[in-house]
This is a predicted structure of a 117-nucleotide RNA (SAM riboswitch aptamer (S box leader)) from a marine sediment metagenome.
The model forms 97% of the base pairs in the Rfam consensus.

RNA sequence: UCUUAUCACGAGAGGCGGAGGGACCGGCCCAGUGAUGCCCGGCAACCGGUCGCAUUGGCUGAAUCAGCCAUCGACGCGGUGCCAAUUCCGACGAGCUUAAAUGCUCGAAAGAUGAGA
Repeated sequence: UCUUAUCACGAGAGGCGGAGGGACCGGCCCAGUGAUGCCCGGCAACCGGUCGCAUUGGCUGAAUCAGCCAUCGACGCGGUGCCAAUUCCGACGAGCUUAAAUGCUCGAAAGAUGAGA
C1' cells in the first nucleotide's frame, strides 16, 4: 500500500506521573477535584489453541453407525485489540423537513482494529 470483516454493547473510587488531551480541519468536550501517558486491573472474543459434538451443511466408508471438515457452543491458554462522550458530532453526496436558520434518514470519504496479501 491492497483485499476483507467490524466500529450504538462492554471495561477500576488502584499505583506512578505531571500538562495538555480527544488523528487531521470546524465545533463541542475532557483535564491540578490531576486528564493524555505508563504499570497493575478489567472488557471483549478478531486470529491461533484446547474441549464439546447436543445445531446446521458437506465428505468418506456397505452402514440407522463411525470418522473427518466447516458451522455452532464453551474456555479465555497464546497473539493482537480495547477500557469519556456512536469512530464525541460534523466536514462530501442524495432524499425528506423549515419562510430561513436548522433538524432527520441513508450512503460515501477519512480513520481505528483484526485477518490475509